[in-house]
Context: one part of a larger RNA
RNA sequence: GGAUGAACGCUGGCGGUGUGGAUAAGGCAUGCAAGUCGAGCGAGGCUUAGAGCCGAGCGGCGAACGAGCUAGUAACACAUUGGUACUUGCCCCAAAGUCAGGCAUAACUCCGGGAAACCGGGGCUAAUUCCUGAUAGUCUCUGCGAGAUUUAUCUCAAAGAGUAAAGCUUCCGCGCUUUGGGAGAGGCCUAUGUCCUAUCAGCUUGUUGGUGAGGUAAAAGCUCACCAAGGCUAUGACGGGUAGGGGGUGUGAGAGCAUGACCCCCAGCGAUGGAACUGAGACACGGUCCAUACUCCUACGGGAGGCCGCAGUCGAGAAUAUUCCGCAAUGGGCGAAAGCCUGACGGAGCGACACCGCGUGUAGGAUGAAGCCUUUAGGGGUGUAAACUACUUUUAUAUGGGAAGAAGUAUGACAUUACCAUUUGAAUAAGAGGUUGCUAACUCUGUGCCAGCAGCAGCGGUAAUACAGAGACCUCAAGCGUUAUCC
Numbered sequence: 001g002g003a004u005g006a007a008c009g010c011u012g013g014c015g016g017u018g019u020g021g022a023u024a025a026g027g028c029a030u031g032c033a034a035g036u037c038g039a040g041c042g043a044g045g046c047u048u049a050g051a052g053c054c055g056a057g058c059g060g061c062g063a064a065c066g067a068g069c070u071a072g073u074a075a076c077a078c079a080u081u082g083g084u085a086c087u088u089g090c091c092c093c094a095a096a097g098u099c100a101g102g103c104a105u106a107a108c109u110c111c112g113g114g115a116a117a118c119c120g121g122g123g124c125u126a127a128u129u130c131c132u133g134a135u136a137g138u139c140u141c142u143g144c145g146a147g148a149u150u151u152a153u154c155u156c157a158a159a160g161a162g163u164a165a166a167g168c169u170u171c172c173g174c175g176c177u178u179u180g181g182g183a184g185a186g187g188c189c190u191a192u193g194u195c196c197u198a199u200c201a202g203c204u205u206g207u208u209g210g211u212g213a214g215g216u217a218a219a220a221g222c223u224c225a226c227c228a229a230g231g232c233u234a235u236g237a238c239g240g241g242u243a244g245g246g247g248g249u250g251u252g253a254g255a256g257c258a259u260g261a262c263c264c265c266c267a268g269c270g271a272u273g274g275a276a277c278u279g280a281g282a283c284a285c286g287g288u289c290c291a292u293a294c295u296c297c298u299a300c301g302g303g304a305g306g307c308c309g310c311a312g313u314c315g316a317g318a319a320u321a322u323u324c325c326g327c328a329a330u331g332g333g334c335g336a337a338a339g340c341c342u343g344a345c346g347g348a349g350c351g352a353c354a355c356c357g358c359g360u361g362u363a364g365g366a367u368g369a370a371g372c373c374u375u376u377a378g379g380g381g382u383g384u385a386a387a388c389u390a391c392u393u394u395u396a397u398a399u400g401g402g403a404a405g406a407a408g409u410a411u412g413a414c415a416u417u418a419c420c421a422u423u424u425g426a427a428u429a430a431g432a433g434g435u436u437g438c439u440a441a442c443u444c445u446g447u448g449c450c451a452g453c454a455g456c457a458g459c460g461g462u463a464a465u466a467c468a469g470a471g472a473c474c475u476c477a478a479g480c481g482u483u484a485u486c487c
Base pairs, nucleotide, nucleotide: 001487002486003485004484006483007482008481009480010479013358014357015356016355017354018353019351020350026314027313028312030311031310032309035061036060037059040058041057044054045053046052068269069268070267078193079192080191082189083188084187086186087185088184091182092181093180094179095178096177097176098175099133100132101131102130108123109122110121111120112119113118139162140161141160142159145156146155147154148153167174168173195241196240197239202232203231204230207229208228209227210226211225212224213223214222244266245265246264247263248259249258250257251256271292272291273290274289275288294305295304296303297302322348324347325346326345330344331342332341333340334339361391362390363389364388371382372381373380374379396424398422399421400420401419405414431476432475433474434473435472436457437456438455442471443470444469445468446467452459453458
């Protein structure tokens, strides 16, 4: 000098664009943040001329996305590279099919238990719920046999066995089942890279490899039995400390050094620890179960909860915002659609926190008012500065008009908006730090090694340009300084 998610002091006119809990991954009142489908289903209620509407339940899809945070993790976590033994709901393409039956169960009703949360028993009922059968292939399994190959293995293939489906409709269509392919997504493997510490030197027994079995969507000690005794390590194993990684960001001529806020990608986490269930996908933030700590309710028997979602609150802290508006746009979920939901998102609010832009007037105006400062007492400075005259209206004020953003008939939160026109009138708007040298800017008074200053050198003990006040001046300017950190 540059930089910051900054804080503190003094000061503070406006706009645009960004940005704002870095500390206690501490505790949380309240509201909202994930629903939707009646064109899957039965019963109930309301209403009607008919149509229709409502909300609980069964069923389907979604809730594994989106949103948050960085505790853990030094690791295939991430980045780059190459690979495959695998999976994939919704979407696209292609082929084939969608036949015949059946048993339940919630809702409802009756009875009972409980303070509640909720639970138990009897009875009735539906479905795109569940089950059985039929049929079927280039699907799955077994696989006579043949071929290729260095074994492992791969390819072809007779025959046999096995496994599907669901309906709805406004009659257009939407679905359902099986198979193959695609797109996008994911799992796994691989080489290289990735902080400090040797005052950590040896580490390891599922450990390293094999055989067999199990297991997975899938390779594999992933797991188990047996066998062998291996495997890693000064090119730093093992241990300890610290830390999410990258794209990037800051600085620098570069090499490098430092860093990882906001935005994007990946990973991990959801009070703490553990576990599985459902499902195409989770070992699941607003699902389930168990344990622990904490908080709350209780009739003391027992229950309920999880803001590291958006706001908000307490706490701790130098320190970080509204319990706002709207689904109008973009996107997401469901739905045939109308539409519903969406604290994602779009906006508004607060903060000079940052960057950028604008303004606080313009021109004329005296050998030059007053005041203040200084003086050798003549004068000099503040200073064209003010007053005064003429003008302008950015901004401000008031009134009126008024969008684009809607693609797409309708639909605009923002919006009393942006912007435009007119009204009024210099009107509404300047400070902070410094002045010994480094370093741009000097005098007077007070003080007297005191009081104090200070980044370094150093000032102050009676003429202090260094302390304090005043005047003058210098530098930046809606900011200016200080502190902290990085280059």